[in-house]
RNA sequence: GGGCCGUUAGCUCAGUUGGGAGAGCGCCGGCCUCGCAUGCCGGAGGUCGGGGGUUCGAAUCCCCCACGGUCCA
Numbered sequence: 001g002g003g004c005c006g007u008u009a010g011c012u013c014a015g016u017u018g019g020g021a022g023a024g025c026g027c028c029g030g031c032c033u034c035g036c037a038u039g040c041c042g043g044a045g046g047u048c049g050g051g052g053g054u055u056c057g058a059a060u061c062c063c064c065c066a067c068g069g070u071c072c073a
Stems, first nucleotide, its partner, number of pairs: 001072007010025004019056001027043005049065005
């Protein structure tokens, strides 16, 4: 330098006709207990890496850039 894959919640990751942003863990609160743990219920938490384009509408399609992984040189 080039090819491919990835970037979504604090962490690990889902997300296919383009129309609801989600799960587990963690965190906070409640129930339960003499107390703790477990368990149950509820809640907070998101510029969907950045910019531009297409579209009535983009996490999702196209282009550029950044970062990470991998392969080739």
Molecule: transfer RNA
Organism: Acidobacteriota bacterium